RNA sequence: GCCCUCGUAGCUCAGUGGUAGAGCACUUCACUCGUAAUGAAGGGGUCAUCAGUUCAAUCCUGAUCGAGGGCU
Numbered sequence: 001g002c003c004c005u006c007g008u009a010g011c012u013c014a015g016u017g018g019u020a021g022a023g024c025a026c027u028u029c030a031c032u033c034g035u036a037a038u039g040a041a042g043g044g045g046u047c048a049u050c051a052g053u054u055c056a057a058u059c060c061u062g063a064u065c066g067a068g069g070g071c072u
Base pairs, nucleotide, nucleotide: 001071002070003069004068005067006066007065010024011023012022013021018055026042027041028040029039030038048064049063050062051061052060
């Protein structure tokens, strides 16, 4: 230098055009003499950034940034 894959909640990951979810973690409550465990409720996201297509984009297209890998 060229090519490929990935970037979504604090962490690990789903979702692949129609207003974004799970597990763990966090907060509150219940239970307990107390703690853990368990149960209930809740908070937390500019879906890496910018532009394009579309009535509508996390999803499709391009560029940029970052991470990993391959070739030379």
Source information:
Predicted 3D model of a 72-nucleotide RNA (transfer RNA) from Microbacterium sp. The prediction has a mean pLDDT of 83. Lineage of the source: Bacteria > Actinomycetes > Micrococcales > Microbacteriaceae > Microbacterium. Its Rfam family is "tRNA". The family's RNA type in Rfam is transfer RNA.